[in-house]
Context: one part of a larger RNA
């Protein structure tokens, strides 16, 4: 490369991450309850015992057994939290040459924009209120020369 310019949104295609999502899988954790191995501790100890005491009987001490408390694992129920998967669904981002229109930029061909309400394939359109960051023509006021 200067209007044969610029540019907006829907739709289509591809990829990326992401929100919702009946649920589902796993980790972790909390609470309540159930179970309660081994072990230590406590109790009991009618059965048992070489060492100590005793001449002996027995005593002291100990062992098995039994009971209890604590307790690992496990179980049941209800939560918390993290991660994976999830039909379907919402928008978002990115992508030389796709589709439909042409909203904005010049008075952009209905000036534009803001707020709000309604409407519409889409950009948008319409109503009401506001702003000038509107062009053009005329007039008025003020400032400078």
């Nucleotide at each position: 490369c200067a209007c044969c310019g610029c540019c907006c949104g829907u739709c289509a295609c591809a990829c990326c991450a992401u929100g919702g999502g009946a649920g589902u899988u796993g980790g972790u954790u909390u609470u309540a309850c159930c179970c309660g191995a081994a072990g230590c501790c406590g109790g009991u100890g009618c059965g048992c015992c070489a060492a100590c005491c005793g001449c002996a009987a027995g005593g002291a001490g100990g062992c098995a057994g039994c009971c209890g408390a604590c307790c690992a694992c496990g179980g049941u129920a209800a939560g918390g939290u993290c991660a994976g998967c999830g039909a379907c669904u919402g928008g978002g981002g990115u992508g030389a040459a796709g589709u439909c229109g042409u909203a904005a930029c010049a008075a952009g061909g209905u000036a534009g924009c803001c707020g709000u309400a309604g409407g519409g394939g889409a950009a948008c359109c319409u109503g009401c209120g506001g702003c000038u960051g509107g062009a053009u023509c005329a007039c008025c006021u003020c400032c400078u020369u």